c-di-GMP-I riboswitch aptamer, 88 nucleotides, folded computationally. The model forms 95% of the base pairs in the Rfam consensus. Rfam family: c-di-GMP-I riboswitch aptamer. Gene Ontology term of the family: cyclic-di-GMP binding.
RNA sequence: GUGUAUAAAUCGCAAACCACUCGAAAGGGUGUGGACGCAAAGCUAUAGGGCCUAAAGUCCGAGAGGACGAUGGCAGCCAGUUGCCGUU
Numbered sequence: 001g002u003g004u005a006u007a008a009a010u011c012g013c014a015a016a017c018c019a020c021u022c023g024a025a026a027g028g029g030u031g032u033g034g035a036c037g038c039a040a041a042g043c044u045a046u047a048g049g050g051c052c053u054a055a056a057g058u059c060c061g062a063g064a065g066g067a068c069g070a071u072g073g074c075a076g077c078c079a080g081u082u083g084c085c086g087u088u
Base pairs, nucleotide, nucleotide: 005088012038013037017033018031019030020029021028022027036076042081043080044079048078049077050074051073052072057068058067059066060065
């Protein structure tokens, strides 16, 4: 220096839900709220994989409606990347 495992302390983040709000939706933002969890639950979403939604548009249908459709999202799915304290 690297890998694996790990005690303690200090701090940090914050799922569901609730309120307000943006959005077609998925989902996002805000909060003296809340506390399922997290040692990367920091960052990265055209240029890895995966998942969610389906507006515009296209197609089918007499219609109701249906199918396709990412340029919209998810980093708390995997992944990539950076990194704090200290023990064996």

The coordinates come from a structure-prediction model, not an experiment, and the mean pLDDT is 79.